[in-house]
Context: one part of a larger RNA
RNA sequence: UUGGGCGUAAAGGGUGCGUAGAUGGUCGAGUAAGUUAACAGUGGGAAAUCAAGGCUCAACCUUGUGGAAGUUGUUAAGACUGCCCGGCUAGAGGACCGGAGGGGUUAACGGAACCCUUAUGGAGGGGUAAAAUCCGACGAUAUAAGCGGGAACGCCAAUAACAGCGAAGGCAGUUGACUAUUCGGUUCCUGACAUUGAGGCACGAAAGCGUGGGGAGCAAAACGGAUUAGAUACCCGUGUAGUCCACGCCCUAAACGAUGAGUGCUAGAUAUUGGGCUUUUUGCUCAGUGUCGCUAGGUAACCCGGUAAGCACUCCGCCUGGGUAGUAAGCUCGCAAGAGUGAAACUC
Numbered sequence: 001u002u003g004g005g006c007g008u009a010a011a012g013g014g015u016g017c018g019u020a021g022a023u024g025g026u027c028g029a030g031u032a033a034g035u036u037a038a039c040a041g042u043g044g045g046a047a048a049u050c051a052a053g054g055c056u057c058a059a060c061c062u063u064g065u066g067g068a069a070g071u072u073g074u075u076a077a078g079a080c081u082g083c084c085c086g087g088c089u090a091g092a093g094g095a096c097c098g099g100a101g102g103g104g105u106u107a108a109c110g111g112a113a114c115c116c117u118u119a120u121g122g123a124g125g126g127g128u129a130a131a132a133u134c135c136g137a138c139g140a141u142a143u144a145a146g147c148g149g150g151a152a153c154g155c156c157a158a159u160a161a162c163a164g165c166g167a168a169g170g171c172a173g174u175u176g177a178c179u180a181u182u183c184g185g186u187u188c189c190u191g192a193c194a195u196u197g198a199g200g201c202a203c204g205a206a207a208g209c210g211u212g213g214g215g216a217g218c219a220a221a222a223c224g225g226a227u228u229a230g231a232u233a234c235c236c237g238u239g240u241a242g243u244c245c246a247c248g249c250c251c252u253a254a255a256c257g258a259u260g261a262g263u264g265c266u267a268g269a270u271a272u273u274g275g276g277c278u279u280u281u282u283g284c285u286c287a288g289u290g291u292c293g294c295u296a297g298g299u300a301a302c303c304c305g306g307u308a309a310g311c312a313c314u315c316c317g318c319c320u321g322g323g324u325a326g327u328a329a330g331c332u333c334g335c336a337a338g339a340g341u342g343a344a345a346c347u348c
Stems, first nucleotide, its partner, number of pairs: 003320004007302002012316001014203004021196003025088004030083002033081002035077008050064005091193001092190003095186006103179007110153001114148001116146005124135002164171002208249006217243002222238004260315006268292010297304002321348003330341004
């Protein structure tokens, strides 16, 4: 390389949009590039094979026969693929009607907790396994009223697996504005406009970085009190970055369903979300989310099982013994931290 694979053994890109490419519904006409056939050339004086002959035989030698893929030309065919022309509506998209949601951006508002002030009051409070550091007669804790600022949204809220939305990351107080998606119904319009997608572009938790704000609570680092043989920890008291906002970077995660995207097919049972239909008791149906399944099937097993890891097709990514190593070098990106790409010697 071929092959075989990628839930857990090595292996699905973090996610989307999309360029080239690859692949592509249905009917009819044409064309003849692919394709198929015949003939001719080349391959090709190859080899094997077979036949005949020569060394007394054989090995060996000589002569003849024979001959694939590929490739070139001519002719023919017209099913399939391609190309071209014209249709179709089952894919895809749109229109109209109705619905759902923590989808996104932004503004305003709300209460609880917290700090502070004032008042009441007068000795403890806090913390722990137990303590101490710590706070408190400069009046704490507690109670009441008020001011303030920042961050997060209790109850509602669901027996468990949780229900919903989003491509993923992720998204939850209330109200408004702007905005995107998605589902159902009608079967009205377009007429294959599709699928995937190397590069590319965009998004991408937390931490981290830059500039300027902000800073209530929490809290790496740091300090103190304990514990301990020690305790650079676990526990306690403080506490700075940070956490928050704006703008700009970073681009990584057990970014997980450890399961790429799309399409079709293959018993059922049950729960639930949003539609539609119904005879409104129930049932049917579309789209989703779960559980079970000895339906079939798959799997090394575990398990998966119409939300497949089953049966197939299309396209992309990736794997090829362990360590060395996601290291070194080079290159690209980054302010940096570092990220991406990514070996070998050697060793087992």

Small-subunit ribosomal RNA, central domain from Glomus cerebriforme, 348 nucleotides, folded computationally.
Its Rfam family is "Bacterial small subunit ribosomal RNA".
The source organism's lineage runs through Eukaryota, Opisthokonta, Glomeromycota, Glomeromycotina and Glomus.
The full RNA is in RNAcentral, with records from SILVA.
Model confidence (mean pLDDT): 83 of 100.